[in-house]
RNA sequence: UCUUAUCGAGAGUGGCUGAGGGUAGGGCCCGAUGAAGCCACAGCAACCGUUUCUGGCGUUUUGCCAUUAAACGGUGCUAACUCCCGCCCGGUUUUGCCGGGACAGAUAAGA
Numbered sequence: 001u002c003u004u005a006u007c008g009a010g011a012g013u014g015g016c017u018g019a020g021g022g023u024a025g026g027g028c029c030c031g032a033u034g035a036a037g038c039c040a041c042a043g044c045a046a047c048c049g050u051u052u053c054u055g056g057c058g059u060u061u062u063g064c065c066a067u068u069a070a071a072c073g074g075u076g077c078u079a080a081c082u083c084c085c086g087c088c089c090g091g092u093u094u095u096g097c098c099g100g101g102a103c104a105g106a107u108a109a110g111a
Base pairs, nucleotide, nucleotide: 001111002110003109004108005107006106007105012041013040014039015038016037020030021029022028025085026084027083042078043077044076047074048073049072050071051070052069054066055065056064057063082104087101088100089099090098091097092096
């Protein structure tokens, strides 16, 4: 960089440090009652791998497939719907609201 899947749920304390952070723009927020980062511990989740349990099929040296759950491991995550909007389309009770899509982004697996 490309492909595929998911993105309305869930889950934080302490230490070091010290001013930014929420991708970019606009907004709106978070932040000296401590941002980002790093470390420790804890938790959430279930994308991938292994093992076990369960079921089915074949077979009788044991193999294959599937589901659920658990453990361990590889990652990820732990303010706000990906915080909201922008661009396109549709609806509507039209300073607005609702729905769908695109773009961008995040994570996982693969190339």
The RNA shown here (SAM riboswitch aptamer (S box leader)) has 111 nucleotides and comes from a soil metagenome. The model forms 97% of the base pairs in the Rfam consensus. The prediction has a mean pLDDT of 79. Its Rfam family is "SAM riboswitch aptamer (S box leader)". Its family is annotated with regulation of gene expression in the Gene Ontology.